[in-house]
Context: one part of a larger RNA
């Protein structure tokens, strides 16, 4: 390489949009550099294979046959594939009428809690722990009442629930805006699927500039614990946590399960719709989501119409452990680093 694989053994790209490419619905006609059939030429000899023969056998040698899976040319076929032309509606999209939603962006508003400040009441403790101490407090703390300021997060509802491509999204109101589902079957008529490169989005932490700073809290300081304690516990506490703009581009970015399409027993729950009617805990149906369970699959665990079953198309990836996701080089980045990615050696 071929092959075999990728939920957990090595292996699905973090997620989308999409270029080239690959693949592609039904039907009719035409055509044909793919395809198929026949003929001709060539495919040196030796070698390989088969059958004989010669050296006492064998290796070796000689003869005959087959083969040389290929290329060129010519005649024909038209099912499949390609191309051209026409038609179709089931794939895809549009339209109309409804529906649900923490989908996104911006602006405004609210209450509880927390911290601080001011004032009142009030007096000796309060905090904290396994027990303590550091700490706060007679310069009046803790507690309690009234007022004010600030920032951050939105209890209950809340759910196996919803939305989003993923990351993710949860107080309320408004404005702008993306996607989805159902019903109808009016319109277009294959306009589709996937997608190397490319472009975009991408938790947390981190970085740059400028704000903000209540809480929590790396680092740090102190108190404990301990043989020690650079920890676990406690008291403090700075970056950060928040906002705007820019960068970074990684995660157990997980369903550890790529995307799309079709097919293959059922049962139960739930979300958003539709149809029907004996108006019921009924029946039928579409889209999502969760549990159980046949066939089948799997090394087993388990998966099982949301497949890890049966098939097709396209992409990504794996090929013993360590060395190593490292070195070197390239690209990107302000940096941190990211990405691409070996070998010696060793078991």
């Nucleotide at each position: 390489c071929u092959g075999g694989g990728c939920g957990u053994a090595a292996a699905g790209g973090g997620c989308g949009c999409g270029u080239a490419g690959g693949c592609g619905g039904a039907u009719a006609a035409g055509u044909u550099a793919g395809u198929c059939a026949g003929g001709a030429g060539u495919g040196a000899a030796a070698u390989c294979c088969c059958g004989a023969g010669g050296c006492u056998c064998a290796a070796c040698c000689u003869c005959g046959g087959a083969a040389c899976u290929g290329c060129u040319u010519u005649u024909g076929a038209a099912a499949c594939g390609g191309c051209u032309u026409g038609u179709c509606u089931u794939g895809a999209g549009u339209g109309u009428a409804a529906c649900a939603g923490g989908g996104g962006a911006c602006a405004g508003u609210g209450g509880a809690a927390u911290a601080c400040c001011c004032a009142g009441u009030g007096u000796a403790g309060a905090g904290g722990u396994g027990a303590a101490a550091u700490u706060c407090g007679u310069a009046g703390a803790u507690a309690u009442u009234g007022g004010g300021u600030a920032g951050a997060a939105c209890a209950c509802c809340g759910g196996a629930g919803g939305c989003g491509a993923a990351g993710g999204c949860g107080a309320c109101u408004g404005u702008c805006u993306g996607g989805g589902u159902u019903a109808c079957a009016a319109c277009u008529g294959a306009c589709g699927c996937u997608g190397a490169g490319g472009c975009g989005c991408g938790a947390a932490a981190g970085c740059g500039u400028g704000g903000g700073g209540a809480u929590c809290a790396a680092a740090c300081a102190g108190g404990a614990u301990u043989a020690g304690a650079u920890a676990c516990c406690c008291u403090g506490g700075u970056a950060g946590u928040c906002c705007a703009c820019g960068c970074u581009g990684u995660a157990a970015a997980c369903g550890a399960u790529g995307a799309a399409u079709g097919c293959u027993a059922g049962g139960g729950g739930u979300u958003a719709g539709g149809g029907u009617u004996u108006a019921a805990a009924g029946c039928c149906u579409u889209a999502g989501u969760c549990c159980c369970g046949c066939c089948g699959c799997u090394a087993a665990c388990g998966c099982a119409u949301u497949a890890a079953g049966c098939a097709u198309u396209c992409c990504g990836c794996c090929u013993g452990g360590g060395g190593a996701g490292u070195a070197c080089g390239g690209u990107c980045g302000c940096a941190a680093g990211a990405u691409u990615a070996a070998a010696a050696c060793u078991c």
Predicted 3D model of a 347-nucleotide part of an RNA (small-subunit ribosomal RNA, central domain) from an uncultured bacterium.
Its mean pLDDT, the model's own confidence on a scale to 100, is 89.
Rfam family: Bacterial small subunit ribosomal RNA.